The RNA shown here (small-subunit ribosomal RNA) has 1469 nucleotides and comes from an uncultured bacterium. RNAcentral holds the sequence, with entries from ENA, Greengenes and SILVA. The coordinates come from a structure-prediction model, not an experiment, and the mean pLDDT is 85.
RNA sequence: UGCAAGUCGAGCGGACAGCAGUCGGUUAGCCAGCCUUGCUGACUAAUGGCUGCUGUUAGCGGCGGACGGGUGCGUAACACGUCGGUGACCUGCCCCGAAGAGGGGGACAACCGUUGGAAACGGCGGCUAAUACCCCAUGUGCUCUGUCAUUCGGUUGGCAGAGUAAAGGUGCGGUCUGUCGAAAGGCGAUCGCGCCGCUUCGGGAGGGGCCGGCGGCCUAUCAGCUCGUUGGUGAGGUAAUGGCUCACCAAGGCGAUGACGGGUAGGGGGCGUGAGAGCGUGGCCCCCCACACGGGGACUGAGACACGGCCCCGACUCCUACGGGAGGCAGCAGUGAGGAAUCUUGCGCAAUGGGCGAAAGCCUGACGCAGCGACGCCGCGUGGGUGAAGAAGCCCUUCGGGGUGUAAAGCCCUUUUCUGGGGGACGAGGAAGGACGGUACCCCAGGAAUAAGUCACGGCUAACUACGUGCCAGCAGCCGCGGUAAAACGUAGGUGGCGAGCGUUAUCCGGAUUCACUGGGCGUAAAGGGCGUCUAGGCGGCCCGGUAAGUCGUGCGUGAAAGCUCCCGGCUCAACCGGGAGAGGCCGUACGAAACUGCCGGGCUUGAGGGCCGGAGAGGGGGGUGGAAUUCCCGGUGUAGCGGUGAAAUGCGUAGAUAUCGGGAGGAACACCAGUGGCGAAGGCGGCCCCCUGGCCGGUGAAGGCGUGUGCGUCUUGAAGGUCCUGGUCUGCGGAUCGGGACUGGCGAGACGAGCACGCUACCUGACGCUGAAGCGCGAAAGCGUGGGGAGCGAACGGGAUUAGAUACCCCGGUAGUCCACGCCGUAAACGAUGGUGACUAGGUGUCGGGUGUGGGAAGCACACGCGGUGCCGCAGCUAACGCGAUAAGUCACCCGCCUGGGGACUACGGCCGCAAGGCUAAAACUCAAAGGAAUUGACGGGGGCCCGCACAAGCAGCGGGGCGUGUGGUUUAAUUCGAAGCAACGCGAGGAACCUUACCUGGGCUUGACAUGCCGGUAGUACCGACCCGAAAGGGAAGGGACCCGCAAGGGAGCCGGCACAGGUGCUGCAUGGCUGUCGUCAGCUCGUGCCGUGAGGUGUUGGGUUAAGUCCCGCAACGAGCGCAACCCCUGCCGUAUGUUAGACAUGUCAUACGGGACUGCCCGGGCAACUGGGAGGAAGGUGGGGACGACGUCAAGUCAGCAUGGCCUUUAUGUCCAGGGCGACACACACGCUACAAUGGCCGGGACAGCGGGUUGCGAAGCCGCGAGGUGGAGCCAAUCCCCUAAACCCGGUCCCAGUUCGGAUUGGAGUCUGCAACUCGACUCCAUGAAGGCGGAGUUGCUAGUAAUCGCGGAUCAGCCAUGCCGCGGUGAAUACGUUCCCGGGCCUUGUACACACCGCCCGUCACGUCAUGGGAGUCGGUAACGCCUGAAGACGGUGGCCCAACCCCGCAAGGGGAGGGAGC
Repeated sequence: UGCAAGUCGAGCGGACAGCAGUCGGUUAGCCAGCCUUGCUGACUAAUGGCUGCUGUUAGCGGCGGACGGGUGCGUAACACGUCGGUGACCUGCCCCGAAGAGGGGGACAACCGUUGGAAACGGCGGCUAAUACCCCAUGUGCUCUGUCAUUCGGUUGGCAGAGUAAAGGUGCGGUCUGUCGAAAGGCGAUCGCGCCGCUUCGGGAGGGGCCGGCGGCCUAUCAGCUCGUUGGUGAGGUAAUGGCUCACCAAGGCGAUGACGGGUAGGGGGCGUGAGAGCGUGGCCCCCCACACGGGGACUGAGACACGGCCCCGACUCCUACGGGAGGCAGCAGUGAGGAAUCUUGCGCAAUGGGCGAAAGCCUGACGCAGCGACGCCGCGUGGGUGAAGAAGCCCUUCGGGGUGUAAAGCCCUUUUCUGGGGGACGAGGAAGGACGGUACCCCAGGAAUAAGUCACGGCUAACUACGUGCCAGCAGCCGCGGUAAAACGUAGGUGGCGAGCGUUAUCCGGAUUCACUGGGCGUAAAGGGCGUCUAGGCGGCCCGGUAAGUCGUGCGUGAAAGCUCCCGGCUCAACCGGGAGAGGCCGUACGAAACUGCCGGGCUUGAGGGCCGGAGAGGGGGGUGGAAUUCCCGGUGUAGCGGUGAAAUGCGUAGAUAUCGGGAGGAACACCAGUGGCGAAGGCGGCCCCCUGGCCGGUGAAGGCGUGUGCGUCUUGAAGGUCCUGGUCUGCGGAUCGGGACUGGCGAGACGAGCACGCUACCUGACGCUGAAGCGCGAAAGCGUGGGGAGCGAACGGGAUUAGAUACCCCGGUAGUCCACGCCGUAAACGAUGGUGACUAGGUGUCGGGUGUGGGAAGCACACGCGGUGCCGCAGCUAACGCGAUAAGUCACCCGCCUGGGGACUACGGCCGCAAGGCUAAAACUCAAAGGAAUUGACGGGGGCCCGCACAAGCAGCGGGGCGUGUGGUUUAAUUCGAAGCAACGCGAGGAACCUUACCUGGGCUUGACAUGCCGGUAGUACCGACCCGAAAGGGAAGGGACCCGCAAGGGAGCCGGCACAGGUGCUGCAUGGCUGUCGUCAGCUCGUGCCGUGAGGUGUUGGGUUAAGUCCCGCAACGAGCGCAACCCCUGCCGUAUGUUAGACAUGUCAUACGGGACUGCCCGGGCAACUGGGAGGAAGGUGGGGACGACGUCAAGUCAGCAUGGCCUUUAUGUCCAGGGCGACACACACGCUACAAUGGCCGGGACAGCGGGUUGCGAAGCCGCGAGGUGGAGCCAAUCCCCUAAACCCGGUCCCAGUUCGGAUUGGAGUCUGCAACUCGACUCCAUGAAGGCGGAGUUGCUAGUAAUCGCGGAUCAGCCAUGCCGCGGUGAAUACGUUCCCGGGCCUUGUACACACCGCCCGUCACGUCAUGGGAGUCGGUAACGCCUGAAGACGGUGGCCCAACCCCGCAAGGGGAGGGAGC
């Protein structure tokens, strides 16, 4: 902005238009006539009057606008659902039935006139019709009143009285003295028939009003609510009941079965989910309700308090001439705004349905269609076949290959869809008429043509590689990925899933038996109320009868349709749609059943209670009383301390303490008895006596008991005899005798058990019960109030100690308090962390209190049985396990309380209680990915037990101090290359840094490279040699010289040159690795198979008792075995033998050397012991593994090494490669580690003398001789070595000297002179000689090694090596000790056990304050807003009532009339 509710002219009067008829008025023209300033007549045109017809329709009137369409605000309500009620009601149009429609009257619109206003819209005056309005008549009926009958009742009926109706229109036909007309005919009137209407009443159908039962949200941190409130009487009001409204009366009504309040919400059919029960939900469609700008109100009407009606108030928008007006999309489209987000301002009334109309028809954004959106559901396509051991591209690769992949191309084929062409509907009941629509559908042609995405690929969860990135960028539903090899990020290839969709987000259900009705729990995981008592409530013993509320059954009614399920059918299928059937658990009603529950009645005794007789007890309250002890006071004795602690000190004491004796005061608590005991509901209760008082237990309580009789079963006992075994005594060996044991035997006796029969024996009540929300009471300690009391003890506090500190632990004091009375508080690990009651379910063993029985049993006592308490162990069962187990945590029943992840929070707010402290009830925000329980294996402990090791102790020698050597840190530097880092790096990689090594630095060079392989090209004076030049060298140049192999003589190979691949890297990562190594640790451990135990982790074995060096062995054992370790086997050495005898030995049995054997095994003896084994002894060279070595379990330390080697990845490539010269690794204010040498007389020096072993040697060891003080030189014999050499070993022994001194100690440092190696000793070698002679006089804290041929001490050899910075390392021999009581302690380790909040495992974990920032929440002087309630003021529209004056046609009265009055109505108030 347009449209969505109108229609009827067949209810009515007009108006307008057209046509027809008629009139002739008015004007004009023209003609004619006339006594012609004019009049009359005819005609024409315009206009008009009348009659009629047709069309249109503003108004009056009727019906409809209360339906249809929209929305979900409000509403927790009879709003909805369902079943009923209405004798308390209404109902237009429609249907059926009965009766009727006679007469009369007055208005108001339209219209006309006038007038106000910008408009909207009016005012006044005048006319008029009706199916509009009114009166009279009639009264079938109906209503009211009265009365009679009837009904349970206001029901129904009879009679009487009073009151009460109406409208016409139209079609056809007829009639008429109606009207118009010439007529036809129209109109009017009237009659008949029909149709549509009208009036009254009765009934129906459908629609509604009202009432009731039952059902469906959250909150008790809302517990009390209520004045029209509850009821009554009367009245009003309504269609109708009712407190709906009013007057009066009464004082009621509702509420833990949740009133009142707060929050939220339309309800249902259904829908989603779920196995179901449930849970969630109410969009489309259907039913009901509510609403229509917010609020209020009535009017009209059959129906409304009325979406597209009215009035008023308000907010908002618009118009205006500023005076006033207009409006209501939660109708269809559409716009704006808001928002993460939601459509066309379409076509049509053809169908279905609705309103009006007699009908034609009109209206209908209801509806039928189309459009937009993959929003959902369904169907279809994007092609089908063939096509390589498999193109290209891309990706991966172990470089071989693999993947994409028959996928593509190619070839053959098809045409759903698409495009073009042709035909072409149903939907429409008898003709025409179709928005959809030239659509669906059909036919033909063309052509693979027009058509594929999205998410994922760490586990859950189906699908993996590469690269990039490097705790970055990022991912993420949970766990969690990313810090240089990421299947987790990003990209790519590939793969998996789904597919016109795929992912994401949100929400709901499920999984979640995680609110548990189905279907959970509460000892320790969250969870038993601190305890008792009792109300409501829940639950309730045995028998009989009744009833029928619950319950069950059957019939009937209902449970709308749609939906759901099944069957059938229609669109090509399906979605969708149509038809039929079923279900719909509920409710109502009738009948039936009577087991169970309930109810009523009757009875019973077993539950419960009582009586009687006994009994135990720290049960409670009150009063009295006793002794011990502490303290204080007085007095005596007495003197220098006491007290206290780990040790002390503070403190007390010469003013006389402590100690001790006597006397006194006062308070509190009650030793022994005493218990694993008793009592109590719990808290709790302890000297003795008295008073008051609660509870408990036992006995009696008949299924029993007693007696008698009778058999049966089981068990015990058991004579003689028999059989067997066995011991003693005697023996003449045959046996005899006595005894013991086992079995058998069998008459009997006894006990027990279950019975049967008979007899005797009987306290009361009679289900009164259980539990128990609230309520009430009790309730340790501490604390509070008032008043007492106060000995000891003792928060706070003071002091002394301890300590880094010590607001603690210990000590000296000490106030509240502890005690009493009265009153509060009301909590606790108030615990058995286990609510109460009852029943049932193996045993064993204590203890307390009754009872019965047995023992000769009266007492003590013992035993047996049973009852009640209280403990322990334990079967079944239960339990996650631990554990519980008749005192259940077992099996059941009933009732109460409580739990629902951790923190926030035993908190906040609110409420209740309290004097206060505080208590009870009890959240949320926010935050975490856990918090927990029980058990397991380890590790750990300033836990325990047992046991080892030079671990401590005992001892010897050292280190730490000095000087020097070496290594390291640090510092320095161009570089001081790198690694090693507590033990377990630091004389380590180094078993040889002047150059080299060498990896570092500076400088100079090379670039296919110093080195390997392949390919391509080139090369003939080529490869190669190379004077000479530059240069520090490397390297660069360069005269000249000058080849080789094959060969068919062309060429090929090698070489060289150029190029391409590649080489190279001591560059990084030992946290990517192999290998090797260190360490715990030569410690005695670490595991497996089978079995057994445990839900499981796991345990057992492997623990235990012994023993060992040892998990060594023995014994025991749910274990039995086995493996890796230990030990042994191997090597060296000590004794012996045999063989051999080169170079050893003068000779030789011997020594020695080499090789092979023997020997030792706890074998023997004694003691102990079950054994293993152990103590001692003999013999022996050697004993109890003879000594030493090699040898290192499962594993730990992300231990060490990418620089020994190897190796993945990364990086570099005229350099991070490579060559060369020089330098550096050797620096030096310092620090540490490991050594050497010393500080001296057990020594130094000098002279003389003695004795080894392991080893090494040919570019080597090198003899004798000679030279040099010496290093060394010369020399070269001998030796490839049991032959020769290195090679005089030294300490030691003998003699001498030094005389305690920084020295005849010590040798650093420095000067000088040399030797040797080497291309070369400046940086930077070793050695020799002369000179110089430093520090140092035995070393702080601390710390190392060693248990016997060891320590200590003495020298010797070797590797590496030209030489050597070696005092190092690896070996060798010489001399050769001391000490070990012992295992408390330090360190390390093994086994068992215990605790654990640890498990990267105590170098763990973890708590609190503080500082800063952020977030959430409480409080906060206050401030602002909302909602509800109450009081008061003003008060619109409207309805009811009233009303002075005013206004009014119908009807009534008076009047001839005009008019007046009345009834009634209206405006205004």